[in-house]
RNA sequence: CGGGCUGUGGCGCAGCUUGGUAGCGCGCUGCUUUCGGGAAGCAGAGGUCGUCGGUUCAAAUCCGGCCAGCCCGACCA
Numbered sequence: 001c002g003g004g005c006u007g008u009g010g011c012g013c014a015g016c017u018u019g020g021u022a023g024c025g026c027g028c029u030g031c032u033u034u035c036g037g038g039a040a041g042c043a044g045a046g047g048u049c050g051u052c053g054g055u056u057c058a059a060a061u062c063c064g065g066c067c068a069g070c071c072c073g074a075c076c077a
Base pairs, nucleotide, nucleotide: 001073002072003071004070005069006068007067010026011025012024013023020057028044029043030042031041032040050066051065052064053063054062
């Protein structure tokens, strides 16, 4: 320098192909149960989807630039 993959609540991931309410598990908070803890049950909080633009009535999703991580190749000494 070129190519590929990945980036989504605190953590691990799905959703992207086929644009139309942002979800799952664990964790966290409250309540019930218990002498208390754990387990279980019920309820709840927490995301402007890496970032900046574009297309569209509408973008996590399509297009372009950039950033970060990983992998491959090339170049140099």
The prediction has a mean pLDDT of 81. The RNA shown here (transfer RNA) has 77 nucleotides and comes from Asanoa ishikariensis.